[in-house]
Context: one part of a larger RNA
RNA sequence: UGACGGGGACCCGCACAAGCGGUGGAGCAUGUGGUUUAAUUCGAAGCAACGCGAAGAACCUUACCAAGUCUUGACAUCCUUCUGACCGUCCCUUAGCCGGGACUUCUCUUCGGAGCAGAAGUGACAGGUGGUGCAUGGUUGUCGUCAGCUCGUGUCGUGAGAUGUUGGGUUAAGUCCCGCAACGAGCGCAACCCUUAUUGCUAGUAGCCAGCGGUUCGGCCGGGCACUCUAGUGAGACUGCCGGAGACAAUCCGGAGGAAGGUGGGGAUGACGUCAAAUCAUCAUGCCCCUUAUGACUUGGGCUACACACGUGCUACAAUGGUGGUAACAAAGUGAUGCAACCUCGUGAGAGUAAGCCAACCACAAAAAUGCCAUCUCAGUUCGGAUUGUAGUCUGCAACUCGACUACAUGAAGCUGGAAUCGCUAGUAAUCGCAAAUCAGAAUGUUGCGGUGAAUACGUUCCCGGGUCUUGCACU
Numbered sequence: 001u002g003a004c005g006g007g008g009a010c011c012c013g014c015a016c017a018a019g020c021g022g023u024g025g026a027g028c029a030u031g032u033g034g035u036u037u038a039a040u041u042c043g044a045a046g047c048a049a050c051g052c053g054a055a056g057a058a059c060c061u062u063a064c065c066a067a068g069u070c071u072u073g074a075c076a077u078c079c080u081u082c083u084g085a086c087c088g089u090c091c092c093u094u095a096g097c098c099g100g101g102a103c104u105u106c107u108c109u110u111c112g113g114a115g116c117a118g119a120a121g122u123g124a125c126a127g128g129u130g131g132u133g134c135a136u137g138g139u140u141g142u143c144g145u146c147a148g149c150u151c152g153u154g155u156c157g158u159g160a161g162a163u164g165u166u167g168g169g170u171u172a173a174g175u176c177c178c179g180c181a182a183c184g185a186g187c188g189c190a191a192c193c194c195u196u197a198u199u200g201c202u203a204g205u206a207g208c209c210a211g212c213g214g215u216u217c218g219g220c221c222g223g224g225c226a227c228u229c230u231a232g233u234g235a236g237a238c239u240g241c242c243g244g245a246g247a248c249a250a251u252c253c254g255g256a257g258g259a260a261g262g263u264g265g266g267g268a269u270g271a272c273g274u275c276a277a278a279u280c281a282u283c284a285u286g287c288c289c290c291u292u293a294u295g296a297c298u299u300g301g302g303c304u305a306c307a308c309a310c311g312u313g314c315u316a317c318a319a320u321g322g323u324g325g326u327a328a329c330a331a332a333g334u335g336a337u338g339c340a341a342c343c344u345c346g347u348g349a350g351a352g353u354a355a356g357c358c359a360a361c362c363a364c365a366a367a368a369a370u371g372c373c374a375u376c377u378c379a380g381u382u383c384g385g386a387u388u389g390u391a392g393u394c395u396g397c398a399a400c401u402c403g404a405c406u407a408c409a410u411g412a413a414g415c416u417g418g419a420a421u422c423g424c425u426a427g428u429a430a431u432c433g434c435a436a437a438u439c440a441g442a443a444u445g446u447u448g449c450g451g452u453g454a455a456u457a458c459g460u461u462c463c464c465g466g467g468u469c470u471u472g473c474a475c476u
Stems, first nucleotide, its partner, number of pairs: 002475001004472002007470007015460002019424005026315008034306002042053002064301007073125001077124002079121006088103005106115003127290002130288003136284002138279003141275001143273001148187006154163003167178003193267004198235007207225001212222003238261001241255005317417001321376007333364003338357002343352003383414001388409007430452007
């Protein structure tokens, strides 16, 4: 100087408290451990691994296993020789790859050849999701969006260092003010960026009977951009104004006006550093290792196993509910190998046909919770839907291992969950649906979108984490 203390002082945070809803009990989904296996590929490991890499394992993916195969190789460059193609279509064989055969089949030219492609050969080499993240780059997590981390000159100290950065106030903030052997500066904070909340202007292939006319009653047509909206550009909020407190300061409290008030809400943005944190399997890369195999191809299997344990979720246990009927109200997205209306068929998943739309134009598309009417009457039930049987639909060479969905039948557990533990302070929690990425198909996951919409916060004694000053010290 730091680190540490079951030392002190001050301050903050859904840290506690006050509340609301969960997890832990049940069934299922998913990840992990363990066990099993020919293989159950690999990585991630307290917080900060465990719906994580994986925005999607039937084949492929795929790295694993078994079997069958190849050896200059599936991929790249160079050299020599030969051929004129390669691709494509068909036949035989095979589990398939491999292999055999038939048809078709190059360009330019100074006629020497050149280009390109294929085959054979030779070796240089290729190849490796093999090892080391404790050799590395790059990227990422975390403390933490915490308020800190430093430097130049000066001054003090023999020196390590100190000062500045401490003190009095104040702030979300090393934010600002005042003081001071310090005076300045940098990286952080804040602001600049995006979005949302109000509004002016500009513009009208979506919106409007607002005002007029027509009407098949559909903004449908004429007509019009007033309004809604869309998307470009401005305005607006700055403690600017008033009162009080305060050192007449910074700032705080209250008020006015205002759509919005004191960082308005949300996002992006992550200082110096810590954890030899994570990643050699995104990629790149040193060194080591394999080279008829630790490389490459193919078929089938596995990653989906199952006495068990844990994490994360979904669905429930019901009447603030279930079921049937009926009537409404979104936002944000996506669509050409695509989205697919209407109509017909089917109980249904869907099928057939096919209009429109490269989309403010057409479609996906029905929003659902909600309202109204009817029924059920507290029961393992008209709750709950696991499991199983049968029959089907769709995608796809192919649903046995191992897909999703539909109909009928079946109708487990479960009556609110021990110790313990998690999230959340407002359009939040809770609850309700919708969309997208990935994707042939395959979400209870993820990422977004809107609808309905609470309760509570006395306070900082205590638990946890963090910051500043100070003190002790067996550590540096």